[in-house]
RNA sequence: ACGGAUGGCUGGAUGGCCGCGGGUGGCAACAUCCGAGGAAAGUCCGGACUCCAUAAGGCAAUGGUGCCGGGUAACGCCCGGCGGGGGAAACCCUAGGGAAAGCGCCACAGAGAACAGACUACCGUCCUGCGGGGCGGAAAAGGUGAAAAGGUGCGGUAAGAGCGCACCGCGGGUCUGGCAACAGAACCGGCAAGGCAAGCCCCACCAGGAGCAAUGCCAAAUAGGGACCUUUUGGGGCGUCAGCCCCGGGGAUGCUUUAGCCCCUAAGGUCCGGGUUGGCAGCUAAAGCGUGUCGGUAACGGCGCGCGUAGAAGAAUGGUCAUCCAGGGUGGUUCGCCACCUGGACAGAAUCCGGCUUAUAGGCCAUCCGUGCGA
RNA sequence: GCUGCCGUAGCUCAGGGGUAGAGCACUCCCUUGGUAAGGGAGAGGUCGGAAGUUCAAAUCUUCUCGGCAGCACCA
Numbered sequence: 001a002c003g004g005a006u007g008g009c010u011g012g013a014u015g016g017c018c019g020c021g022g023g024u025g026g027c028a029a030c031a032u033c034c035g036a037g038g039a040a041a042g043u044c045c046g047g048a049c050u051c052c053a054u055a056a057g058g059c060a061a062u063g064g065u066g067c068c069g070g071g072u073a074a075c076g077c078c079c080g081g082c083g084g085g086g087g088a089a090a091c092c093c094u095a096g097g098g099a100a101a102g103c104g105c106c107a108c109a110g111a112g113a114a115c116a117g118a119c120u121a122c123c124g125u126c127c128u129g130c131g132g133g134g135c136g137g138a139a140a141a142g143g144u145g146a147a148a149a150g151g152u153g154c155g156g157u158a159a160g161a162g163c164g165c166a167c168c169g170c171g172g173g174u175c176u177g178g179c180a181a182c183a184g185a186a187c188c189g190g191c192a193a194g195g196c197a198a199g200c201c202c203c204a205c206c207a208g209g210a211g212c213a214a215u216g217c218c219a220a221a222u223a224g225g226g227a228c229c230u231u232u233u234g235g236g237g238c239g240u241c242a243g244c245c246c247c248g249g250g251g252a253u254g255c256u257u258u259a260g261c262c263c264c265u266a267a268g269g270u271c272c273g274g275g276u277u278g279g280c281a282g283c284u285a286a287a288g289c290g291u292g293u294c295g296g297u298a299a300c301g302g303c304g305c306g307c308g309u310a311g312a313a314g315a316a317u318g319g320u321c322a323u324c325c326a327g328g329g330u331g332g333u334u335c336g337c338c339a340c341c342u343g344g345a346c347a348g349a350a351u352c353c354g355g356c357u358u359a360u361a362g363g364c365c366a367u368c369c370g371u372g373c374g375a
Numbered sequence: 376g377c378u379g380c381c382g383u384a385g386c387u388c389a390g391g392g393g394u395a396g397a398g399c400a401c402u403c404c405c406u407u408g409g410u411a412a413g414g415g416a417g418a419g420g421u422c423g424g425a426a427g428u429u430c431a432a433a434u435c436u437u438c439u440c441g442g443c444a445g446c447a448c449c450a
Base pairs, nucleotide, nucleotide: 001371002370003369004368005367006366007365008364009363010362012324013323014322015321016320017319018318020035021034022033023032024031025030037346041357042356044355045354046353047352048351049211050210051209052208054259056257057256058255059254062207063206064205065204066203067081068080069079070078071077082096083094084093085092086091097202098201102200103199104196105195106194119142120141122137123136124135125134126133127132150168151167152166153165154164155163169191170189171188172187174185175184176183177182215281216280217279218278225272226271227270228269229268230267231266234247235246236245237244238243248264249263250262251261274449275448276447288307289306290305291304292303293302294301295300325344327342328341329340330339331338332337376446377445378444379443380442381441382440385399386398387397388396393430401417402416403415404414405413423439424438425437426436427435
């Protein structure tokens, strides 16, 4: 210098004028402060929070996760490792438990597709009209297929075959290293157990349901309506008359256990009809951000210091002008530059966090690999 | 904002691992004096898109794009 790999940052800046939403101060005019993102998106996971009779234990169903260790409030996320695959390397990809518990599927082609099988070719024998045919052996070669029941070589044989042997693969227990996944070593076994679990299933682990249009309070209005359905209509005692205790009955979005909670005279549900389209809370301080230091390979954690930064409800965060900064184009050039034009992606809060995924013009930084040249 | 469902021929829909179908519509022929109806033959699809699992994907899984529907409060 060229080509490549990985990680991270940024994604316009400043000012004037005219506006918009919110907080604070003020009687008001007004003043002052704050005002989108790395994804605010998809709503795919995990939580906080609220309600459902508490969400505690057991069983069943359903759904999910799936190598090992760690991190975390938690996760299907992240970090580190192991195994497998790709690359010359840096490095990248990996839904990666179980197919010797059971069921199911493997189309077409092919002789044969899971209780293996015998079309061509091979070998033996018999017959022959010399083309071949019958019977038997064997499963190495050809052919079919995604897949043909270990592979390569030597021996062996009529031809062959794990039939025998060596190496590789596979299986088994043992030893060594490692927390573990797993790796390595020697030994034994002649080879059994094809593939698919992002088919049912088995094993281990996890999960109660709904969602801020949750939920609570206030106000307004109406015909405070109608039809149907479900459950139920206790007893006693104390008392300062608010309530409390005992017995009994009932109540859960599968069933059930123990204790607790609520109810016992009215309450609840579905549908039809009617009314309103208001206000307040929830609402933003949060498992928060930045920085330093310590522990850890890292994710992350501890401690100190500083900051503390949108909160709307037909829904603000905008428009315009000027100068500048990248970038692009045209023309000129004394190759230093100069002039003019153009010009900044994806997108946009709506209860709030932690992740993942997807979209994103351009620019910058760091580390590593390969090749070439120079010292 | 939250939740659920759908996407296959021009239209309406089947098919839920083995290579794509039905009805209507379209084209040609027969029938008729002509049209419709009827009968016969035919064309038209990479199953919204991308990646993965599998020998094999419209079908299974993940991501993505587009469309549709439901959910307010009071009494």
Background: The prediction has a mean pLDDT of 82. Predicted 3D model of RNase P RNA and transfer RNA as a complex of 450 nucleotides. It holds a member of the Rfam family "Bacterial RNase P class A". From the family's description: Ribonuclease P (RNase P) is a ubiquitous endoribonuclease, found in archaea, bacteria and eukarya as well as chloroplasts and mitochondria. Rfam classes the family as a ribozyme.